This is a predicted structure of a 539-nucleotide part of an RNA (small-subunit ribosomal RNA, 5' domain) from an uncultured bacterium.

Context: one part of a larger RNA
RNA sequence: GAACGAACGUUAGCGGCGCGCUUAACACAUGCAAGUCGAGCGAGAAAGGGCUUCGGCCCCGGUACAGCGGCGCACGGGUGAGUAACACGUAGGUAAUCUACCCCCAGGUAGAGGAUAACCUUCCGAAAGGAGGGCUAAUACUGCAUAAGACCACGCCUCCGAAAGGAGGAGAGGUCAAAGCCGGCCACUUCAUGAAAGCUGGCGCCAGGGGAUGAGCCUGCGGCCCAUCAGCUAGUUGGUAGGGUAAUGGCCUACCAAGGCAAAGACGGGUAGCUGGUCUGAGAGGAUGAUCAGCCACACUGGAACUGAGACACGGUCCAGACUCCUACGGGAGGCAGCAGUGGGGAAUCUUGCGCAAUGGGCGAAAGCCUGACGCAGCGACGCCGCGUGAGUGAUGAAGGCCUUCGGGUUGUAAAGCUCUGUGGAGGGGGACGAAUAAGGGUUGGCUAACAUCCAACCUGAUGACGGUACCCCUUUAGGAAGCACCGGCUAACUCCGUGCCAGCAGCCGCGGUAAUACGGAGGGUGCGAGCGUUGUCC
Numbered sequence: 001g002a003a004c005g006a007a008c009g010u011u012a013g014c015g016g017c018g019c020g021c022u023u024a025a026c027a028c029a030u031g032c033a034a035g036u037c038g039a040g041c042g043a044g045a046a047a048g049g050g051c052u053u054c055g056g057c058c059c060c061g062g063u064a065c066a067g068c069g070g071c072g073c074a075c076g077g078g079u080g081a082g083u084a085a086c087a088c089g090u091a092g093g094u095a096a097u098c099u100a101c102c103c104c105c106a107g108g109u110a111g112a113g114g115a116u117a118a119c120c121u122u123c124c125g126a127a128a129g130g131a132g133g134g135c136u137a138a139u140a141c142u143g144c145a146u147a148a149g150a151c152c153a154c155g156c157c158u159c160c161g162a163a164a165g166g167a168g169g170a171g172a173g174g175u176c177a178a179a180g181c182c183g184g185c186c187a188c189u190u191c192a193u194g195a196a197a198g199c200u201g202g203c204g205c206c207a208g209g210g211g212a213u214g215a216g217c218c219u220g221c222g223g224c225c226c227a228u229c230a231g232c233u234a235g236u237u238g239g240u241a242g243g244g245u246a247a248u249g250g251c252c253u254a255c256c257a258a259g260g261c262a263a264a265g266a267c268g269g270g271u272a273g274c275u276g277g278u279c280u281g282a283g284a285g286g287a288u289g290a291u292c293a294g295c296c297a298c299a300c301u302g303g304a305a306c307u308g309a310g311a312c313a314c315g316g317u318c319c320a321g322a323c324u325c326c327u328a329c330g331g332g333a334g335g336c337a338g339c340a341g342u343g344g345g346g347a348a349u350c351u352u353g354c355g356c357a358a359u360g361g362g363c364g365a366a367a368g369c370c371u372g373a374c375g376c377a378g379c380g381a382c383g384c385c386g387c388g389u390g391a392g393u394g395a396u397g398a399a400g401g402c403c404u405u406c407g408g409g410u411u412g413u414a415a416a417g418c419u420c421u422g423u424g425g426a427g428g429g430g431g432a433c434g435a436a437u438a439a440g441g442g443u444u445g446g447c448u449a450a451c452a453u454c455c456a457a458c459c460u461g462a463u464g465a466c467g468g469u470a471c472c473c474c475u476u477u478a479g480g481a482a483g484c485a486c487c488g489g490c491u492a493a494c495u496c497c498g499u500g501c502c503a504g505c506a507g508c509c510g511c512g513g514u515a516a517u518a519c520g521g522a523g524g525g526u527g528c529g530a531g532c533g534u535u536g537u538c539c
Stems, first nucleotide, its partner, number of pairs: 001539001003537002006535005013387006019380002021345001026343003030340003035071003040068002048059004078298003088222007097215002102211004107206003112142002119134006149176004154171001156169005180203006189196003224270003231261003236258008273295004277288004300321005323334004351377001353376003359373001360371004390420004400411004425476006434466001440460007483528005488509003494523005504511002
């Protein structure tokens, strides 16, 4: 000199864009943060209508609360404890693998059955909750048929490969499927005169092939400190066989061999999430890893599996532990390192706000619902950037202050005064961009037996949290808006008074013991300016 997620002192007008618990991965009151689908299923309150003897009954309805079922809850959001490791970065491999939803291709969707929740009822319990009996449905569950196809074992052929092995083709054998829902139509078939088991469209379902995306696993190289850590290792190193996994492998087990690592630092100890980047520097390098982005790890502590395409699962389950809460003492409930917020710790870090209007996500055919992701607003000079606190004129160089050699000098065009301007402030008025689409309607074309439905293109077509905000116009007034540090040298800036090695200053050198430009005050000056200094850290 530069920088900062800063803090402290002092001062403070406004706006834009960012950033805001670095400490206790300490404990948490309260609210919210993951639901959705009635076009999978049964049941069904209220509202509505009718009757009524006013007790109620019936019809219609299908939107509440709940239940079965599907998809999602493995994303998004937080934190950095652990981890010196294939965790990360980079370059490869997987002939050793999986991949829900999505896209493309081609095939199928035949036919049966038994339950169970909700509901009703009996009972136990303070509660949380639980047990028994009875009824019922499905795209829930269980058989069964078929198999283009896939998989398994068998031999044959072709190709790749040095081999091990792999890819492809035909053959005969075995194993493996499925679920329906919604809309429209009557030309064909059947009833029959508007319907269906018919036709048609959409959404699904099953088994395949390919893609995309995501993930698992393996290998080389790279990046901390300590040798006052020198030897470490029995599933240890390798082989065979088996188990396990989506998959390789001591991943696990049995047997066999005795190996494997190490001064190019094994083992042990300490510290630490890694990276793109960030800061500094001419560079080389050094330091660092807040915000944003990629990867990893964790979710009160430790352990475990279940479900699932995917977890060993932050707002799931089970066990143990510590802690907190409820209790009728028998027993139960909980997990903010989600967003706000509280206590505590600390030098120190914000609102228990608004909205789903936009972007994105989940579910749904859609309308839509949910979304503390996100978009906004609030607080904080914490940072960067921009603007303002006025402009012109004004000498008798006013008064006052300070200094003085008593002549004067300086503050100083500074003020006052005069003439203006309106960034801004106050009042009033107007007023956005962010909004594109979707549903619906219309036209045209396609499909079709069909002018229906459906699909495509075009036209039309609701919706704004911020916010009456940004911005614009009018009126009015110089009005409400300047401080902080320093002035011995380094280092820009000097005199007087007070003090008298005292009180004090200080980054280094050093000042102060009676004329101190170095202490304290004043006048003046210098530097920066809504900031200025101090402290801390790093280059």